A computed fold for a 75-nucleotide RNA from a Candidatus Heimdallarchaeota archaeon, annotated as transfer RNA.
It matches the Rfam family "tRNA". About the family: Transfer RNA (tRNA) molecules are approximately 80 nucleotides in length.
Its mean pLDDT, the model's own confidence on a scale to 100, is 83.
RNAcentral holds the sequence, with entries from ENA.
RNA sequence: GCCGUUGUGGCCAAGCCUGGUUAAGGCGAUUGAUUCGUAAUCAAUAGAUCGGGGGUUCGAAUCCCCCCAGCGGCU
Numbered sequence: 001g002c003c004g005u006u007g008u009g010g011c012c013a014a015g016c017c018u019g020g021u022u023a024a025g026g027c028g029a030u031u032g033a034u035u036c037g038u039a040a041u042c043a044a045u046a047g048a049u050c051g052g053g054g055g056u057u058c059g060a061a062u063c064c065c066c067c068c069a070g071c072g073g074c075u
Base pairs, nucleotide, nucleotide: 001074002073003072004071005070006069007068010027011026012025020058029045030044031043032042033041051067052066053065054064055063
């Protein structure tokens, strides 16, 4: 330098191909219940507008372009 792949709450992760009202779920956190008290269990609450920018569209996490970062491969 070229090719491929990945980037979504504190962590993991679905949704992307087939664009459509409030972006699943799990772990963790907080609060409450339970307990003599922890743990476990149950209930509730908070937290991401999707790596950054631009474009297309009535509408973009999703499509297109550029850039950044991680991983793998080739020269």